[in-house]
c-di-GMP-I-GGC riboswitch aptamer from Desulfuromonadaceae bacterium UBA5613, 88 nucleotides, folded computationally. NCBI's taxonomy places the organism under Bacteria, Pseudomonadati, Thermodesulfobacteriota, Desulfuromonadales, Desulfuromonadaceae. It was read from a public genome assembly, where an Rfam model found it.

RNA sequence: UCUGAAAAAGGCAACUCCAUCGAAAGGUGGAGACGCAAAGUCACCGGUCUAAAGGGUUGAUACCCCCAUGACGGCGGGAUUACCAGAA
Numbered sequence: 001u002c003u004g005a006a007a008a009a010g011g012c013a014a015c016u017c018c019a020u021c022g023a024a025a026g027g028u029g030g031a032g033a034c035g036c037a038a039a040g041u042c043a044c045c046g047g048u049c050u051a052a053a054g055g056g057u058u059g060a061u062a063c064c065c066c067c068a069u070g071a072c073g074g075c076g077g078g079a080u081u082a083c084c085a086g087a088a
Base pairs, nucleotide, nucleotide: 001087002086003085004084011036012035016031017030018029019028020027021026034074040080041079042078044077045076046075047072048071049070054066055065056064
């Protein structure tokens, strides 16, 4: 520097359950182990989810519609840093 077939010292942890925060999506902690070679980090691009506040509608607080300023990095791309192993 390249690669991630095999291996795994060390690492992460889906679904589910419990607690907790949140309007929700979802987050955090514990148990646990479906998987992961960046399943480390960053919402920069695309995508997806939610719709409290705001706006529309309405007789109307409701219902419905719009809307990210809220989320998802375990959806794809990009940026950046690193462990192990192999090769040169």